Record summary
This is a predicted structure of a 73-nucleotide RNA (transfer RNA) from an archaeon. The coordinates come from a structure-prediction model, not an experiment, and the mean pLDDT is 81.

[in-house]
């Protein structure tokens, strides 16, 4: 330098182009308990790596860039 794959909350993860982006861990609050842990309930937390394009509609498709992993030279 070229090719492929990946990038979603603090961490991990789901999502056929369609409705308000899913669940777990973690955090906070409550219930329970003598207390803690466990368990149960609720809440908060997301510019879906960045920028643009296509589309009525993009996490998903296209282009460029950035980062990571792998391969070729």
């Nucleotide at each position: 330098g070229c090719c492929u794959u990946u990038g979603u909350a603090g961490c991990c993860u789901a999502a056929u182009g369609g409705a308000u982006a899913u669940g777990g861990c973690g955090g906070c609050a409550g219930c329970c308990u003598u207390c803690u842990a466990a368990g149960c309930u609720g809440c908060a937390g997301g510019u879906u790596g960045c920028g643009g394009g296509u589309u009525c509609g993009a996490g998903u498709c296209c282009c460029g860039c950035c980062a990571a992993a792998g391969g070729c030279a």
RNAcentral records the identical sequence in 10 taxa.